[in-house]
RNA sequence: GCAGUGAGCCGGGCGAUCGCUGCCGCGCGCACCUCCGCCGACCCCGUACGCGGGGGCGGUGGAAAGGACGCGCGGGAGAGGAAAGUCCGAACUCCGCAGGGCAGUGCGCCGGGUAACACCCGGGCGGGGCGACCCGACGGAACAGUGGCACAGAAAACAUACCGCCCUUCGACUCGCCCCUUCGGGGCUCGCUCGGGGCUCGCCGCGAGCGAGCCGCGGAGCGGCGAGUCGAGGGGUAAGGGUGAAAUGGUGCGGUAAGAGCGCACCGCGCGGCUGGCAACAGCCGUGGCAGGCAAAACCCCGCACGGAGCAAGACCAAAUAGGGAGGCGUUUGAGGGCGGCCCGUCCGAAGCCUCCGGGUAGGUUGCUCGAUCCCGCCAGCAAUGUCGGGACUAGAGGAAUGAUCGUCGCCUGCCGGCACCGGCGGCCGCAAGGCCGGCGGCGCAGGCGGGCACAGAAUUCGGCUUACAGGCUCACUGCGGCA
RNA sequence: GCCCCCGUCGUCUAGAGGCCCAGGACGCCACCCUUUCAAGGUGGAAAUCGCGGGUUCGAAUCCCGCCGGGGGCACCA
Numbered sequence: 001g002c003a004g005u006g007a008g009c010c011g012g013g014c015g016a017u018c019g020c021u022g023c024c025g026c027g028c029g030c031a032c033c034u035c036c037g038c039c040g041a042c043c044c045c046g047u048a049c050g051c052g053g054g055g056g057c058g059g060u061g062g063a064a065a066g067g068a069c070g071c072g073c074g075g076g077a078g079a080g081g082a083a084a085g086u087c088c089g090a091a092c093u094c095c096g097c098a099g100g101g102c103a104g105u106g107c108g109c110c111g112g113g114u115a116a117c118a119c120c121c122g123g124g125c126g127g128g129g130c131g132a133c134c135c136g137a138c139g140g141a142a143c144a145g146u147g148g149c150a151c152a153g154a155a156a157a158c159a160u161a162c163c164g165c166c167c168u169u170c171g172a173c174u175c176g177c178c179c180c181u182u183c184g185g186g187g188c189u190c191g192c193u194c195g196g197g198g199c200u201c202g203c204c205g206c207g208a209g210c211g212a213g214c215c216g217c218g219g220a221g222c223g224g225c226g227a228g229u230c231g232a233g234g235g236g237u238a239a240g241g242g243u244g245a246a247a248u249g250g251u252g253c254g255g256u257a258a259g260a261g262c263g264c265a266c267c268g269c270g271c272g273g274c275u276g277g278c279a280a281c282a283g284c285c286g287u288g289g290c291a292g293g294c295a296a297a298a299c300c301c302c303g304c305a306c307g308g309a310g311c312a313a314g315a316c317c318a319a320a321u322a323g324g325g326a327g328g329c330g331u332u333u334g335a336g337g338g339c340g341g342c343c344c345g346u347c348c349g350a351a352g353c354c355u356c357c358g359g360g361u362a363g364g365u366u367g368c369u370c371g372a373u374c375c376c377g378c379c380a381g382c383a384a385u386g387u388c389g390g391g392a393c394u395a396g397a398g399g400a401a402u403g404a405u406c407g408u409c410g411c412c413u414g415c416c417g418g419c420a421c422c423g424g425c426g427g428c429c430g431c432a433a434g435g436c437c438g439g440c441g442g443c444g445c446a447g448g449c450g451g452g453c454a455c456a457g458a459a460u461u462c463g464g465c466u467u468a469c470a471g472g473c474u475c476a477c478u479g480c481g482g483c484a
Numbered sequence: 485g486c487c488c489c490c491g492u493c494g495u496c497u498a499g500a501g502g503c504c505c506a507g508g509a510c511g512c513c514a515c516c517c518u519u520u521c522a523a524g525g526u527g528g529a530a531a532u533c534g535c536g537g538g539u540u541c542g543a544a545u546c547c548c549g550c551c552g553g554g555g556g557c558a559c560c561a
Stems, first nucleotide, its partner, number of pairs: 001480010012409007020078002023075007032067002034063007042055005080455001084466002087464005092310004099344004104306005109123005124138001125136004139301002145299002148294002162241002164237015180221005186215010197204003249267006268290001269288008314366004324357006336348003359560003373392005379386002410453007418445002421442003425438005485557007494510004502541001512528005534550005
């Protein structure tokens, strides 16, 4: 420098003028309350009968004090980090303090914080990221149960076997070998007959035919053995293929007919023990060949918690009248209410109650803003947070205020021209390096004119969560690159 | 202010994990019929299931968060 992570904070500033809503003070007005007088009759008490005291009523005059109202002046205060959504948790208030069961709702790793929480902090485990860090509805799939898993696939959870691999039986075919039978032709030997030849006339050799034997060759058939192919049956297997979101641990070696936790090593998993830790859990050792898919944001099971309603709660004053009409239920066999889904139980309730239609009034006071409040500091704690000390008072309105205008500054943005730098384009000059000019784009600086200032508005209060939000600031940390 | 309910073609709606890239009616469009219109017949188009996340193999459906719309409330009798 670039990219990022976490935490915290701000979210227009200043001035002038004019406004709005409460509060406080002062002045003036008015005479409603109140108060101070006067007059009249009346009532009560006392009386020395002259009267005195007190009370309200009617009339009339006034304003020293207080309240209300009106006007004027002055002072001081006046939206948020989410005031929002109303999603959780509480305070507060009321319901005759709310018991039991079923149902329902919410929460769900462990420890801590807190008034409480579905919140926060720390840790564990799982997942993601190179990392700083981030994300997680994170109990249970069990010798508890029910249900689901479309399509595809053999099979979706009681298991099973499509292709494939292997063994075996039978049948067919092919090949090889062996035995036997038969046929064909060949060779050799022997015997007989015939032919011609030679000669020493009796033999010799040659050729042909027939017969026998032997040898090897070829063909066919039967049988046996072996191998192969195909088909059928039986069996083994879960390695491999294929289907799917998901298929009964993974890798390797051995082993086997082929395979397989079948055996072994490592990893994973379950169980047991030891060690560390409060715990979740982790590590180590031993052991078991492996329990067995997904899904509980399906029903469900386990543990914990939960009475209901909500400031239009509730209290007081006032106003208003058509105490109406219809229907239902009920009066001891008890409706209805506390009680909200049901039942039991309990309390109230001896008579009314509920629903609908129709009608009337919708004004004021209070609740109401001092509170688990805010700021600063010390201490304890890793932290959330808490104790203590000091300081502050900060809207309380209810058709609902917190605004408008102008000036100036800040920020964002549009246009205009100027200056400087960078990039590439075109033209001209030059042998070249390069120089000059033109217009284009980008960035920066100062200026002029104009526009804008995010999300959003308290409504009984508080703690959280979630959602919306222009722009900006601070701190810590990570990765990469550069320089020293 | 507080408390409840709802959101699916233009309109009214069905749906309750897969049979649904969502069915029906009215309306719309085209064709047939008719001399023409209506009626009738045939066919078709029309839905980000309010929006965004999550759970799941799979979401209109279950869960969470937003957005929009609607309803109710006090007193008397």

This is a predicted complex of two RNAs, RNase P RNA and transfer RNA, with 561 nucleotides together. It holds a member of the Rfam family "Bacterial RNase P class A". The family's RNA type in Rfam is ribozyme.